About this RNA: RNAcentral holds the sequence, with entries from Rfam and Ribocentre. This is a predicted structure of a 136-nucleotide RNA (FMN riboswitch aptamer (RFN element)) from Cellulomonas carbonis. The same sequence occurs in records of 2 taxa. The model forms 97% of the base pairs in the Rfam consensus. Taxonomically the source falls in Cellulomonas (Bacteria, Actinomycetota, Micrococcales, Cellulomonadaceae).
[in-house]
RNA sequence: GUACGUGCUCCGGGGUCGGUGCAAUUCCGAACCGGCGGUGACAGUCCGCGACCCGGCCCGGCCCUGACGGCGGGACGGUUGACCUGGUGGAACUCCGGGACCGACGGUGAAAGUCCGGAUGGGAGGCAGCACGUGG
Numbered sequence: 001g002u003a004c005g006u007g008c009u010c011c012g013g014g015g016u017c018g019g020u021g022c023a024a025u026u027c028c029g030a031a032c033c034g035g036c037g038g039u040g041a042c043a044g045u046c047c048g049c050g051a052c053c054c055g056g057c058c059c060g061g062c063c064c065u066g067a068c069g070g071c072g073g074g075a076c077g078g079u080u081g082a083c084c085u086g087g088u089g090g091a092a093c094u095c096c097g098g099g100a101c102c103g104a105c106g107g108u109g110a111a112a113g114u115c116c117g118g119a120u121g122g123g124a125g126g127c128a129g130c131a132c133g134u135g136g
Stems, first nucleotide, its partner, number of pairs: 002135008010126002016030004031114002033103002035049004044101002053078003057074003061071003083099005105117003
């Protein structure tokens, strides 16, 4: 220096101005944002993954003991939004021009991608970082 293994760590952006109103960063006008892998070429909108939500099953601890209960965890299954057009090119729903569209759940004096909360949580994935081990 390199290959493999194990453990730990790290890793998500965005609401500002104006209007209406008793009241809205939630409505209206304008504004702003885009996790991870893949793909002939760079993707919020293609193919998948993660997160949120739902389900029965399994597990152990606590609560409770009235149970087919409550809280927590695990693998699995389900659910899970949105794009067209012109151009360039060998190749692009990914680039350039133009015009669109989408965004879990709970909360809120009024409806939230952007505020508050579960979350000091979980987490895909990484030629990312650190440590240890093994082999050539």